[in-house]
Context: one part of a larger RNA
RNA sequence: GAACGAACGUUAGCGGCGUGGAUUAGGCAUGCAAGUCGUGCGCGAAAGCCUUCGGGCGAGUAAAGCGGCGAAAGGGUGAGUAACACGUAACCAACCUACCCCCCUGAUUGGGAUAACUGUGGGAAACUGCAGGUAAUACCGAAUAGUCCUAUACGGUGGCAUCAUCGAAUAGGUAAACGGUGGCUUCGGCUGCCGCAGGGGGAGGGGGUUGCGGCCUAUCAGCUAGUUGGUGAGGUAAUGGCUCACCAAGGCAAUGACGGGUAGCCGGUCUGAGAGGAUGGUCGGUCACACUGGGACUGAGACACUGCCCAGACUCCUACGGGAGGCUGCAGUCGAGAAUCUUCCGCAAUGGGCGAAAGCCUGACGGAGCGACACCGCGUGCAGGAUGAAGGCCUUAGGGUCGUAAACUGCUGUCACGCUAUAGGAACGCCGCGUAAUUAAUAGUUGCGCGAUUGACCAAAGCGAGAGGAAGCACCGGCUAACUCCGUGCCAGCAGCCGCGGUAAUACGGAGGGUGCAAACGUUGUUC
Numbered sequence: 001g002a003a004c005g006a007a008c009g010u011u012a013g014c015g016g017c018g019u020g021g022a023u024u025a026g027g028c029a030u031g032c033a034a035g036u037c038g039u040g041c042g043c044g045a046a047a048g049c050c051u052u053c054g055g056g057c058g059a060g061u062a063a064a065g066c067g068g069c070g071a072a073a074g075g076g077u078g079a080g081u082a083a084c085a086c087g088u089a090a091c092c093a094a095c096c097u098a099c100c101c102c103c104c105u106g107a108u109u110g111g112g113a114u115a116a117c118u119g120u121g122g123g124a125a126a127c128u129g130c131a132g133g134u135a136a137u138a139c140c141g142a143a144u145a146g147u148c149c150u151a152u153a154c155g156g157u158g159g160c161a162u163c164a165u166c167g168a169a170u171a172g173g174u175a176a177a178c179g180g181u182g183g184c185u186u187c188g189g190c191u192g193c194c195g196c197a198g199g200g201g202g203a204g205g206g207g208g209u210u211g212c213g214g215c216c217u218a219u220c221a222g223c224u225a226g227u228u229g230g231u232g233a234g235g236u237a238a239u240g241g242c243u244c245a246c247c248a249a250g251g252c253a254a255u256g257a258c259g260g261g262u263a264g265c266c267g268g269u270c271u272g273a274g275a276g277g278a279u280g281g282u283c284g285g286u287c288a289c290a291c292u293g294g295g296a297c298u299g300a301g302a303c304a305c306u307g308c309c310c311a312g313a314c315u316c317c318u319a320c321g322g323g324a325g326g327c328u329g330c331a332g333u334c335g336a337g338a339a340u341c342u343u344c345c346g347c348a349a350u351g352g353g354c355g356a357a358a359g360c361c362u363g364a365c366g367g368a369g370c371g372a373c374a375c376c377g378c379g380u381g382c383a384g385g386a387u388g389a390a391g392g393c394c395u396u397a398g399g400g401u402c403g404u405a406a407a408c409u410g411c412u413g414u415c416a417c418g419c420u421a422u423a424g425g426a427a428c429g430c431c432g433c434g435u436a437a438u439u440a441a442u443a444g445u446u447g448c449g450c451g452a453u454u455g456a457c458c459a460a461a462g463c464g465a466g467a468g469g470a471a472g473c474a475c476c477g478g479c480u481a482a483c484u485c486c487g488u489g490c491c492a493g494c495a496g497c498c499g500c501g502g503u504a505a506u507a508c509g510g511a512g513g514g515u516g517c518a519a520a521c522g523u524u525g526u527u528c
Stems, first nucleotide, its partner, number of pairs: 001528004006524005013378004018373001019371002026334003030331003035069003040066002048057003076289003086213007095206003100202007108142004117132006145174001148173001151170002154167005183190002215261003222252003227249008264286004268279004291312005314325004342368001344367003350364001351362004381411004391402004415469001417464003424458002429453001431451008472517005477498003483512005493500002
């Protein structure tokens, strides 16, 4: 000198754009943060209103349940981790992949349950037992099929040891027959959309292996028995001591094994001419974690933040028998701390989940609020004005200086204030009209065009008034731009270094003046 997620002191007008729990991965009141689908299924209220007292409307609505998809994403944090965790470059002839896209083929025939519901028990509650009973795109059989899977032997091509690929022979395995729209229905079918099953391919995603790279410590020198390798088996989507049985005695290490300390890693960021050094907050990628430790279940995917089970600590409820909970989501609270915000608005936009769709949900996100925390921009007026006024300070007492500064005169109108008004962020979707394709069809469905509809929040422009509401902070001995007076008297104090102060202190305190920066200025901390 530059920089900062900064803090502290004094001061403070406005706007834009960013940014804001770095410490206790400490404890948490309250609300919200993951639902959706009735075009999968069976069931099915009540309040209220009307009444001819039978009932009707509410309403086949709400709620609950079965079932499907999602909940493994999005969001948070950096505790752990020195590791194939990350970065980069390769490999998998050792692998998986729901939803999405393309192609081929298919969807035949049966069955038994169970929530809900009803009845009846237990319990303070959380919840739960028994009996009856119903449905499905829930569950279970049988059939059919292949270039799909397994085993056996053959041939061609190719390679990288196991092998890959192509061709032809024997045994096992699948479907939801569902839902909805419209027309003609001769009750046989036809058509459009969505869904289902098998196979192949794609895209995107994931799993595994390897080379290289990036901290400190030798006051850590030896470490290792599943250890190193083999055979066989198990397990996995898959290779492998991943696990197990047996066999062998190996494997690593001064090019630092093992141990200890510290730490998420990267794109980047800061600094620097560069080389390098330091750093990893916000944003993006990735990993790990979810009260602490362990475990599996479901599923395409988890060993699963707002799922389950066990153990533990803590908090809460209890009828003492037993139960409930997990903010490292968004706000908010206590604590600790030098220190870090609103218990806000909206799904209008972008994106996500579900749904045929309308739509619903979304503390992701879009916005607003708070903080000079950082950067940037604007303003606090402009021009004229000398008896150089008064006053302050200095003085050699003449004067000098604050100083055109003020007063005064003439203007301007940024920002703030008041009034009025609206652009753009809106595209889609739905609806209406028209048109083309599909189709037997003017139904439907899809595409295109026109019209109408959808804004949480921001607010350009215009008018009015009026210099009015808007300047401080640090420094002035040298380094280092800027000097005098008074007070003090090695005292009080200053100080980044050198050093000032013991009676004329440009170095302490005050004043006048000056210098620097300016809505900031200094101090402290940290890095280069």
Model confidence (mean pLDDT): 82 of 100. Predicted 3D model of a 528-nucleotide part of an RNA (small-subunit ribosomal RNA, 5' domain) from an uncultured prokaryote. Rfam family: Bacterial small subunit ribosomal RNA. The RNAcentral record of the full RNA draws on ENA.